[in-house]
Context: one part of a larger RNA
RNA sequence: GAGUGAACGCUGGCGGCGUGGAUUAGGCAUGCAAGUCGAGCGAACUUAUUUUUUCUGUUAUUGCGGGGUAACUCGUGGUAGCAGAGAAAAUUUGUUAGCGGCAAACGGGUGAGGAAUACGUGGGUAACGUGCCUUGAGGAGGGGGAUAGCCUCGCGAAAGCGGGAGUAAUACCCCAUACUUCCCGGAGUCUGAAAUUGGCACCGGGAAAAAGAUGGCCUCUACUUGUAAGCUAUCACCACAAGAGCGGCCCACGUCCUAUCAGGUAGUUGGUGAGGUAAUGGCUCACCAAGCCUAAGACGGGUAGCUGGCUUGAGAGAGUGGUCAGCCACACCGGAACUGAGACACUGUCCGGACUCCUACGGGAGGCUGCAGUCGAGAAUCUUUUCCAAUGGACGAAAGUCUGAGAAUGCGACGCCGCGUGAGGGAUGAAGGCCUUCGGGUCGUAAACCUCUUUUAUUAGGGAGGAAUUACCAAGGGUGAACAAUCCUUGGGGUUGACUGUACCUGAUGAAUAAGCCACGGCUAACUCCGUGCCAGCAGCCGCGGUAAUACGGAGGUGGCAGGCGUUACUC
Numbered sequence: 001g002a003g004u005g006a007a008c009g010c011u012g013g014c015g016g017c018g019u020g021g022a023u024u025a026g027g028c029a030u031g032c033a034a035g036u037c038g039a040g041c042g043a044a045c046u047u048a049u050u051u052u053u054u055c056u057g058u059u060a061u062u063g064c065g066g067g068g069u070a071a072c073u074c075g076u077g078g079u080a081g082c083a084g085a086g087a088a089a090a091u092u093u094g095u096u097a098g099c100g101g102c103a104a105a106c107g108g109g110u111g112a113g114g115a116a117u118a119c120g121u122g123g124g125u126a127a128c129g130u131g132c133c134u135u136g137a138g139g140a141g142g143g144g145g146a147u148a149g150c151c152u153c154g155c156g157a158a159a160g161c162g163g164g165a166g167u168a169a170u171a172c173c174c175c176a177u178a179c180u181u182c183c184c185g186g187a188g189u190c191u192g193a194a195a196u197u198g199g200c201a202c203c204g205g206g207a208a209a210a211a212g213a214u215g216g217c218c219u220c221u222a223c224u225u226g227u228a229a230g231c232u233a234u235c236a237c238c239a240c241a242a243g244a245g246c247g248g249c250c251c252a253c254g255u256c257c258u259a260u261c262a263g264g265u266a267g268u269u270g271g272u273g274a275g276g277u278a279a280u281g282g283c284u285c286a287c288c289a290a291g292c293c294u295a296a297g298a299c300g301g302g303u304a305g306c307u308g309g310c311u312u313g314a315g316a317g318a319g320u321g322g323u324c325a326g327c328c329a330c331a332c333c334g335g336a337a338c339u340g341a342g343a344c345a346c347u348g349u350c351c352g353g354a355c356u357c358c359u360a361c362g363g364g365a366g367g368c369u370g371c372a373g374u375c376g377a378g379a380a381u382c383u384u385u386u387c388c389a390a391u392g393g394a395c396g397a398a399a400g401u402c403u404g405a406g407a408a409u410g411c412g413a414c415g416c417c418g419c420g421u422g423a424g425g426g427a428u429g430a431a432g433g434c435c436u437u438c439g440g441g442u443c444g445u446a447a448a449c450c451u452c453u454u455u456u457a458u459u460a461g462g463g464a465g466g467a468a469u470u471a472c473c474a475a476g477g478g479u480g481a482a483c484a485a486u487c488c489u490u491g492g493g494g495u496u497g498a499c500u501g502u503a504c505c506u507g508a509u510g511a512a513u514a515a516g517c518c519a520c521g522g523c524u525a526a527c528u529c530c531g532u533g534c535c536a537g538c539a540g541c542c543g544c545g546g547u548a549a550u551a552c553g554g555a556g557g558u559g560g561c562a563g564g565c566g567u568u569a570c571u572c
Base pairs, nucleotide, nucleotide: 001572002571003570004569006568007567008566009565010564013419014418015417016416017415018414019412020411026375027374028373030372031371032370035102036101037100040099041098043096044095045094048091049090050089051088052087053086054085055084056083057082058081059080060079061078062077063076064075065074066073067072109330110329111328118255119254120253121252122251123250124249125248128247129246130245133243134242135241136240138238139237141175142174143173144172151164152163153162154161155160181207182206183205184204185203186202188200189199190198212235213234214233215232216231217230221228222227223226256302257301258300263293264292265291268290269289270288271287272286273285274284275283305327306326307325308324309320310319311318312317332353333352334351335350336349355366356365357364358363385408386407387406391405392403393402394401395400422452423451424450425449432443433442434441435440457509458508459507460506461505462504466499472492473491474490475489476488477487478486479485516561517560518559519558520557521542522541523540527556528555529554530553531552537544538543
């Protein structure tokens, strides 16, 4: 000199873009952070309509019986209409506790551990896997038994649990079918260094699949009305081959300090066989052999997430790894597996432990290193905000729902950048301060005063862009028997903004709302006076202060930087 996730002191007008728990991987109140699908399924509730039916009331009419001369009245029944209430069935609107599917292994956080099962670079896999997605060419026939929900009974304070009866499915199971797929046996060929285990083609034997849903239609078939088990479209389903993307494993090289750590190792090193895995392998086991690593530092100890990068430097290098991106590891501490394409799983399960909470004392519940927030420790690090409008993700046919990812907003001069705090004129060189050799000098065109301007501020008015869509309509094309339906393309027109009446623009008012900090002995730009008197104090180094201190404290003046300035800490 440059730099910082900085802190502290004094000071502080605005905006944009960034950035903000580095210490206790210490403990956590509260709310939210992973759901979605009713176009998989039964059921329940619900909206509306229709049909049937019961009861009540009322009106009309009518049958029978009683009373009355009659009008009429009383009792009992039928039919029709209206109103209300209820029940059943069908269709329909909406909601969803449960079963089922997919997601929950992503996204988000942190850096404790780990010096190598890590990371970086380059290779290998003749030792592997792959849900969703894309392409190709096929398939989806038949049957069965349960179970949740619901109902009922019971136990428990609760968390929750058990018995009975009974029901559905794209849940579960069995049978069939099998070009390909897998296994066993046989015999070829290709690539290649190598084929036993790869590719291609073949023979014999054996094994293994599936699920429907929604919309439309009557061309074919069935009953012949219109519907369907028929046809068709879309989405799902099954098996296979290939692709893309993603992962597993292996190898080489590189990756801090320490020899006041010199020997280390018994599944240790290798082999055979077996088990296990998607897969190689002491990964595990049985047996056999005695190996293997090490001064090019084994083993031990300490420290540390690694990288792209960042800082500095002319470079070589040194230091560093915050934000952003890639990889790894972890999720109260330790261990384990289950489910699944994928986990040994942050807001899943089980076991042990510490801690906290509830309890009827028998027993239960929990995990912020998610977003906010709180306590603690600390020199020190933010809102218990808004929205899914955009981008992205999950689910869904879609509408859409969810999303503390994300987008916004708030706080902090924490950083970088930009703007402003006025401009021109103005000498009686005013007053006042300071200095003075008492003549004057200086602050100083600085102020006052005059003429302007209005960035900013305040106020009034106008006002983008972030919005592209999906859905809807039409046309063309594909599938199709079809002018239905659906998919693709194009066009039309409509809806959707948290921020936000934001950015920006225009008008009005009025110099109006806005400057400090540090230094002035030398290094180092900038000097005098007063006070103090080796005191009080300063100080990065040299050093200053003991009566004329440009070095302490104050004042005036000057220099430097400026919304900052200085100090401290650390790095080059």
Small-subunit ribosomal RNA, 5' domain from a Candidatus Omnitrophota bacterium, 572 nucleotides, folded computationally.
Model confidence (mean pLDDT): 83 of 100.
It matches the Rfam family "Bacterial small subunit ribosomal RNA". Its family is annotated with ribosome and structural constituent of ribosome in the Gene Ontology.